Bacterial RNase P class A from Rhodoferax sp., 366 nucleotides, folded computationally.
Its mean pLDDT, the model's own confidence on a scale to 100, is 76.
The RNAcentral record of the sequence draws on ENA.

[in-house]
RNA sequence: GAAGCCUGCCAGACUGUCGCUGGUGCAAUCUUGGAAACAAGGCACUGGAGGAACGUCCGGACUGCACAGGGCAGCGUAGCAGCUAACGGCUGUCCACUGAAAGCCGCUUGCGCAAGCGGGCGGUAUAAGGUGAGGAUUAGAGCAACAGAGACGAGUCGCAGCGGGGCAACCCGAUGCGGGUGAAACGGGCAAUCUCUACGCGCAGCAAUACCAAGUAGGCCAACGUUGACGGGGCCCCCGGAGUUGGCGGGUAGGUAGCACCGAGCUGUUGGGCGACCAGCAGCCCAGAUUAAUGACAGUCACAGGGAACGAAGUCGCAAGACCUUGUUGCCUGCACAGAAUCCGGCUUAUCGGUGGGCUUCACAC
Repeated sequence: GAAGCCUGCCAGACUGUCGCUGGUGCAAUCUUGGAAACAAGGCACUGGAGGAACGUCCGGACUGCACAGGGCAGCGUAGCAGCUAACGGCUGUCCACUGAAAGCCGCUUGCGCAAGCGGGCGGUAUAAGGUGAGGAUUAGAGCAACAGAGACGAGUCGCAGCGGGGCAACCCGAUGCGGGUGAAACGGGCAAUCUCUACGCGCAGCAAUACCAAGUAGGCCAACGUUGACGGGGCCCCCGGAGUUGGCGGGUAGGUAGCACCGAGCUGUUGGGCGACCAGCAGCCCAGAUUAAUGACAGUCACAGGGAACGAAGUCGCAAGACCUUGUUGCCUGCACAGAAUCCGGCUUAUCGGUGGGCUUCACAC
């Protein structure tokens, strides 16, 4: 210098004006709204969208259903060993597949008197890395276009010998060796076909739930139900058990919590481990809306693109000039994917750019 990879961080910044919202303190036993529960309001300080918040594909924390139990069916996973709260995730390792430039080979082409110097296309291997839906074909089924006689029990053409029949030509049966078709022909492929083996799996979900205030009609009718309706995926057993279902009609749709400072939390460091990760110590608090906040405007700077003017170095050229690199000034345009809604750990997908570290192969120089 060329080529191929892995991974960390950032995801525009600053200033001013106005606006929204959470917390803490004061104001204040204040004002306003309301029937109430409760809510809103001023000042000061302070916090306020992501690497994927998206997707809703997995796993959980949490809440409720009875603290239930057994089985069938169903669903999920799948080399080996580990990590984790758990996972279909992650790490290491085995195996399989994949994997660029260079080099080499073939074809072609430009320049050149030639020697040579380039370009394009195709083939060939490996490294780091990447992917894996990686158990089982003697438990049993099933599928495979076209070609071929035939793709699991059927058998084409030729040759050889054997057995049987026949005067003979020849026919029948089994065996062996070859040919043709095809990826594959007494042998295989597919289990991201059914299935078998091993292991595992209650259900629903923050619109879960809990509480407060107010209010009605704790209403009426029908069916079923202690000979058991109904009981949070289906069925059975078991257990509990008095209401359940449908229709008509009436009241309410308000408020608080759940809800972010105890979180499987984050940062730094020490030790252990190949690693995922684990343990100790020190420090930090980092959104909580609810018709849904985290914004709008102005200026300056950064980054990217376009073009203008001026200058400088280098290469080619007789020159004019051309090419390339870079500096200054000012102008225009843009700035990706996208947006919390109970939370966390993963996976998949989308994405303008900037920056740091590491690995592998090849070439050259020292």